[in-house]
Context: one part of a larger RNA
RNA sequence: GGAGGAACGCUAGCUACAGGCUUAACACAUGCAAGUCGAGGGGCAGCAGGGCAAUAGCUUGCUAUUGUUGCUGGCGACCGGCGCACGGGUGAGUAACGCGUAUCCAACCUACCCCGCGGUCAGGGACAGCCCGGCGAAAGUCGGAUUAAUACCUGAUGCAGUCAGAAGAGGGCAUCUGAUUUUGACGAAAGAUUCAUCGCCUCGGGAUGGGGAUGCGUAGGAUUAGGCAGGCGGCGGGGUAACGGCCCACCGCGCCGACGAUCCUUAGGGGUUCUGAGAGGAAGGUCCCCCACACUGGUACUGAGACACGGACCAGACUCCUACGGGAGGCAGCAGUGAGGAAUAUUGGUCAAUGGGCGUGAGCCUGAACCAGCCAAGUAGCGUGCAGGACGACGGCCCUAUGGGUUGUAAACUGCUUUUAUGCGGGGAUAAAGUGCGGCACGUGUGCCGUUUUGUAGGUACCGCAUGAAUAAGGACCGGCUAAUUCCGUGCCAGCAGCCGCGGUAAUACGGAAGGUCCGGGCGUUAUCC
Numbered sequence: 001g002g003a004g005g006a007a008c009g010c011u012a013g014c015u016a017c018a019g020g021c022u023u024a025a026c027a028c029a030u031g032c033a034a035g036u037c038g039a040g041g042g043g044c045a046g047c048a049g050g051g052c053a054a055u056a057g058c059u060u061g062c063u064a065u066u067g068u069u070g071c072u073g074g075c076g077a078c079c080g081g082c083g084c085a086c087g088g089g090u091g092a093g094u095a096a097c098g099c100g101u102a103u104c105c106a107a108c109c110u111a112c113c114c115c116g117c118g119g120u121c122a123g124g125g126a127c128a129g130c131c132c133g134g135c136g137a138a139a140g141u142c143g144g145a146u147u148a149a150u151a152c153c154u155g156a157u158g159c160a161g162u163c164a165g166a167a168g169a170g171g172g173c174a175u176c177u178g179a180u181u182u183u184g185a186c187g188a189a190a191g192a193u194u195c196a197u198c199g200c201c202u203c204g205g206g207a208u209g210g211g212g213a214u215g216c217g218u219a220g221g222a223u224u225a226g227g228c229a230g231g232c233g234g235c236g237g238g239g240u241a242a243c244g245g246c247c248c249a250c251c252g253c254g255c256c257g258a259c260g261a262u263c264c265u266u267a268g269g270g271g272u273u274c275u276g277a278g279a280g281g282a283a284g285g286u287c288c289c290c291c292a293c294a295c296u297g298g299u300a301c302u303g304a305g306a307c308a309c310g311g312a313c314c315a316g317a318c319u320c321c322u323a324c325g326g327g328a329g330g331c332a333g334c335a336g337u338g339a340g341g342a343a344u345a346u347u348g349g350u351c352a353a354u355g356g357g358c359g360u361g362a363g364c365c366u367g368a369a370c371c372a373g374c375c376a377a378g379u380a381g382c383g384u385g386c387a388g389g390a391c392g393a394c395g396g397c398c399c400u401a402u403g404g405g406u407u408g409u410a411a412a413c414u415g416c417u418u419u420u421a422u423g424c425g426g427g428g429a430u431a432a433a434g435u436g437c438g439g440c441a442c443g444u445g446u447g448c449c450g451u452u453u454u455g456u457a458g459g460u461a462c463c464g465c466a467u468g469a470a471u472a473a474g475g476a477c478c479g480g481c482u483a484a485u486u487c488c489g490u491g492c493c494a495g496c497a498g499c500c501g502c503g504g505u506a507a508u509a510c511g512g513a514a515g516g517u518c519c520g521g522g523c524g525u526u527a528u529c530c
Base pairs, nucleotide, nucleotide: 001530002529003528006526007525008524009523010522013382014381015380016379017378019375020374021340026338027337028336030335031334032333035082036081037080040079041078043075044074047073048072049071050069051068052067053066054065055064056063057062089293090292091291098218099217100216101215102214103213104212105211108210109209113206114205115204116203118201119200120199121155122154123153124152131144132143133142134141135140161186162185163184164183165182166181167180170177171176191198192197219265220264221263226256227255228254231253232252233251234250236248237247238246268290269289270288271287272283273282274281275280295316296315297314298313299312318329319328320327321326346372348371349370350369354368355366356365357364358363385416386415387414388413395407396406397405398404399403421467422466423465424464425463426462430457434453436451437450438449439448440447441446442445474519475518476517477516478515479500480499481498485514486513487512488511489510495502496501
């Protein structure tokens, strides 16, 4: 000198953009953050409509009330499907194939999506819900009866599927792989409806996402020198989507290490960021990619995918409820609270856009996201006026003191302007998208046309007019380094200080004043990095 997720002191007008618990991965009140589908299903608790019956008013066919009816719209709870493995948070752990880079898988998986071939046959028994009954303070739970399905099960058929046997062109990478032919065994399906669509099943391919292996790179310590028993390898098996001591039985005795094993300490990694002429050094906050974690430890279930933040079970610590028998919970999601700390924000608005989940769709959900609020904590921009104005006012300060110097064109005063401010008025884009309806084209979900409708921010940004210099300047420093000096007070006191050093009676170094210097909506200090 530069830098920042800074803090503190003094000061503070506006706008835009970006940022905001670095500490206790400490504990959490409250609300919200993952639902959706009735075009899968049985149903009908609540709402609305219709039918029927009764009663009342009574205009004799309308209104009101009550009851009843799943008949219709729809729909709490329930069965079922898809999603909940994404999105969002944090950095505890991890020195590791975790990450980065490169290569390999002839050792692998992939729901939804796309392409292609083919299929969708015949039956059955349950379980929720509803109903009845029991237990419990509650959380909840038990028994009985009845019932539907795209839930579950059985049988059939079946290929290009899987496995086994035989022949085997060709290829490779050692174990190998394999076109083609043939035999046997095994293995599917689901319907809905407004009749045109959406689905369902087997197989092959694609796309996307993942899994695994390896080379190289990846902090400090030798005041850590030896370490390892599933340890290293083989054979056979189990397990897995798949290879493998991943696990197991048996056999062998190996494997790693001064090219630093093992142990200890520290730490998420990268793209990047800061600094520097570079080489290098330091850092990893925001944003993006990967990893790990979800009160602590462990375990599996479901599923295409988890060993699952707002799922389950067990153990532990903690908190809460209790009728004392027993139960409930997990903010490192968004807000918010306490605590810790030098220190870090609102218990805000909207799904309008972008994106995600479900749904044929309308739509519903979305603390993702987009916005708004707070904070000079950063960067950038704008302003706090401009021009004229004295042989130089008043006041202050200083000097060689009837006089000068300086503050200083500074003020007053005259003219001008109106960014900003205040008031009034206008005000588009983000939506040429999307949705519904109608029509047309190509030919079956696309495009075009017409029409309708959709804006949180927000009557915001922005623009115009009016008023009036009106609403807006400070901080640090002035001995040398280092730009900028005089007076008064103090008297080794009070104090200053980054280093050298100032202060003991004329202190340019302490305190005040006047003047000056630097920067300026900021200026200084402290800690840290280069």